[in-house]
Molecule: transfer RNA
Organism: bacterium
RNA sequence: GCCCUUGUCGUUCAACGGAUAGGACAGAGGUUUCCUAAACCUUAAAUCGAGGUUCGACUCCUCGCGAGGGCA
Numbered sequence: 001g002c003c004c005u006u007g008u009c010g011u012u013c014a015a016c017g018g019a020u021a022g023g024a025c026a027g028a029g030g031u032u033u034c035c036u037a038a039a040c041c042u043u044a045a046a047u048c049g050a051g052g053u054u055c056g057a058c059u060c061c062u063c064g065c066g067a068g069g070g071c072a
Base pairs, nucleotide, nucleotide: 001071002070003069004068005067006066007065010025011024012023013022018055027043028042029041030040031039048064049063050062051061052060
């Protein structure tokens, strides 16, 4: 340099082009307990950026950026 894959809460994973973007772990608050742990309840938190297609985009397309891989 060229090509391929990939980017979603703090982490790890979901989400036919259509529901208020959902779970697990972690965090915060509460119940329980003499205290802690465990258990249960509640709660905050995310779509890499910019355009395009579409009635409607996390999803499809283009460019850029980041990560991983292949060839040279």